Large-subunit ribosomal RNA, domain V from a Candidatus Parvarchaeota archaeon, 578 nucleotides, folded computationally.
Context: one part of a larger RNA
RNA sequence: CCAGGGACCCCCAGUGGGUUGAUAAGACCCUUGGAUCUUUACUGCAGCCUGACGCUGCUCUAUGGGGUGUGUUGUAUAGGGUAGUCGGGAGACGUAGAAGCGAUGACGUCAGUUGUCGUGGAGUCAACGAUGUAACACCGACCUUCACAUCUUGUAGGGCUAACCCGAAAGGGGACACCGUUUGGUGGGCAGUUUGGCUGGGGCGGCACGCCGGCGAAAAGAUAUCACCGGCGCCCAAAGGUCAGCUCAGGGAGGUCAGAACUCUCCCGUUGAGUGCAAGAGCAAAAGCUGGCCUGACUGGAAUCCGCAAUGCGAGGAUUCCAGGGGCGAAAGCCUGGUCUAGCGAACCGCUGUGUGCCUCUCGUUGAGGCCCAGUGACGACAGAGAAGUUACCCAAGGGAUAAUGGAGCUGUCUCGCCCGAGAGUCCAUAUUGACGGCGAGGCUUGCUACGUCGAUGUCGGCUCUUCCUAUCCUGGCCGUGCAGCAGCGGCCAAGGGUGCGGGUGUUCACCGAUUAAAAGGGAUCGUGAGCUGGGUUUAGAACGCGGUGACGCAGUUCGGCUUAUAACUACUGGGGG
Numbered sequence: 001c002c003a004g005g006g007a008c009c010c011c012c013a014g015u016g017g018g019u020u021g022a023u024a025a026g027a028c029c030c031u032u033g034g035a036u037c038u039u040u041a042c043u044g045c046a047g048c049c050u051g052a053c054g055c056u057g058c059u060c061u062a063u064g065g066g067g068u069g070u071g072u073u074g075u076a077u078a079g080g081g082u083a084g085u086c087g088g089g090a091g092a093c094g095u096a097g098a099a100g101c102g103a104u105g106a107c108g109u110c111a112g113u114u115g116u117c118g119u120g121g122a123g124u125c126a127a128c129g130a131u132g133u134a135a136c137a138c139c140g141a142c143c144u145u146c147a148c149a150u151c152u153u154g155u156a157g158g159g160c161u162a163a164c165c166c167g168a169a170a171g172g173g174g175a176c177a178c179c180g181u182u183u184g185g186u187g188g189g190c191a192g193u194u195u196g197g198c199u200g201g202g203g204c205g206g207c208a209c210g211c212c213g214g215c216g217a218a219a220a221g222a223u224a225u226c227a228c229c230g231g232c233g234c235c236c237a238a239a240g241g242u243c244a245g246c247u248c249a250g251g252g253a254g255g256u257c258a259g260a261a262c263u264c265u266c267c268c269g270u271u272g273a274g275u276g277c278a279a280g281a282g283c284a285a286a287a288g289c290u291g292g293c294c295u296g297a298c299u300g301g302a303a304u305c306c307g308c309a310a311u312g313c314g315a316g317g318a319u320u321c322c323a324g325g326g327g328c329g330a331a332a333g334c335c336u337g338g339u340c341u342a343g344c345g346a347a348c349c350g351c352u353g354u355g356u357g358c359c360u361c362u363c364g365u366u367g368a369g370g371c372c373c374a375g376u377g378a379c380g381a382c383a384g385a386g387a388a389g390u391u392a393c394c395c396a397a398g399g400g401a402u403a404a405u406g407g408a409g410c411u412g413u414c415u416c417g418c419c420c421g422a423g424a425g426u427c428c429a430u431a432u433u434g435a436c437g438g439c440g441a442g443g444c445u446u447g448c449u450a451c452g453u454c455g456a457u458g459u460c461g462g463c464u465c466u467u468c469c470u471a472u473c474c475u476g477g478c479c480g481u482g483c484a485g486c487a488g489c490g491g492c493c494a495a496g497g498g499u500g501c502g503g504g505u506g507u508u509c510a511c512c513g514a515u516u517a518a519a520a521g522g523g524a525u526c527g528u529g530a531g532c533u534g535g536g537u538u539u540a541g542a543a544c545g546c547g548g549u550g551a552c553g554c555a556g557u558u559c560g561g562c563u564u565a566u567a568a569c570u571a572c573u574g575g576g577g578g
Base pairs, nucleotide, nucleotide: 008578009577010576011575012574013573014572015571017570018569019568022564029399030398031397032396033395034394035391037389038388041193042192043191044190045189047186048185049184051182052181053180054179057160058159059158060157061156062155063154064153065152066151067150068149069148070147071146074143081136084142085141086140087139088138091125092124093123100119101118102117103116104115105114106113107112164173165172166171196209197207198206205226210232211231212230213229214228233382234276235338236337240294241293242292243291244290245289246288248272250268251267252266253265254264274283275282277343279341280340281339298324299323300322301321302320303319304318305317306316326335327334328333349377350376351375352374353373355372357371358370359369360368361367406453407451408449409448410447412446414442415441416440417439418438419437423433424432460535461533462532463531465527466524467523468522469521470520473498474497475496476493477492478491479490480489481488501513502512503511541559542558543557544556545554546553547552
């Protein structure tokens, strides 16, 4: 001096590993709020049906209710005989046709009674007497039965025309319909709402949502978890009060017997029995067992305690005392339920009350209504709204207070190893294998936790591309062998290189095929979507099966369904300059 390479500085072009890159206050999930839709959720409204009334009148038939009038009906026995009750009453009826007779209707207790027509042509009935509770003719009032007339009011049916309706009219319909008021029903057609809480996310499940006992609970008190072990939502007229007497469970001995277990006798027996019911505490001349008499499981009032630690609060519960009136006991005394700790429920509203309560209406009695008080009916989500679902058509505010993916922590599960060595291996634990157990490592499975992320860290698989680990599949070096050799089996060192191709399935995985020295296992945000794909999953459409009354739903199936933009820094690749 020339050529090449490297460090450093700068420039150009590119690639997209990182900046939990940008975008959009996450659409999944939960909480709170909303909206859509559904229905046998709750409560209503329209609509529809329906009874009554108004608009709305006339008439006929049938059949009810009520009033009035006329007539009729009324039989115990005795009595001439079909005596309704009471009062008056000595006469009444009759040529305006009596008795009797004939025909006939109605009623009937079958004796008769009462009408109509004809005939008949002058009497009949009552009183008196008898019978009987009551005495008859005749008149009046009333009751019962029935008939007729009339008035009124309904029901059912028929007819009419004049309201009203239709129609230009003729005409048709017609007191119906329409319309109005009101009764009852029906009524997702429509509307307003509700659809609980706790919760190792939510849902499903459960109730740890009101109470009681033990433990947790750390020797005062208090103390949480979907911690652990259990109970209550009653029962009892005696299982309560009092007085008196008694002693249980179990064991020993005896008797009887086939017999340890019935009953009986004696002895021991501090609680092991029993106490209505869980547990704890308590209890022996009792709080247990038996009997007598009773109803204190009383009325009114006051206070204290628990409920509710400290620290306020209801219902409820417990305790003590006073007054009244009682029970038992000889008395002292005891008794305001059960030996104590569970067994429960506000206001409104309804019902009940001889509560010697108060008020209003009524002149007053009675009655009706109201108030107060007491009792009773229930809210168990138990200090107590009136209440079903669905949303993948969805929306909002929020939350990493809370789930799904990955991360973090843990490691039961998983993978791999070690210790022990019963046994298998003809014999022989350790060539190989290794029960029952014990101790670890890893952080690839599945879980648990909920620590970071919900003003977004894009989710399975494939393709592409790089790197790392070794617990090594092949290739390399070595050891043991139940290693003759070949081939194996087990182990030690070793990660340089390799570990492939296909079939169906979205698949990872798994299965299968032919090869191969071998077709090892894993990590890198289950490496890799600002690199690709988009088959699967996971929006809106649709279908099947199943569930649901339905709206809809289903880690069931099926067809379809969008993959943004950009490169500032950094990183890397290629090129250039100093």

It was read from a public genome assembly. Model confidence (mean pLDDT): 80 of 100.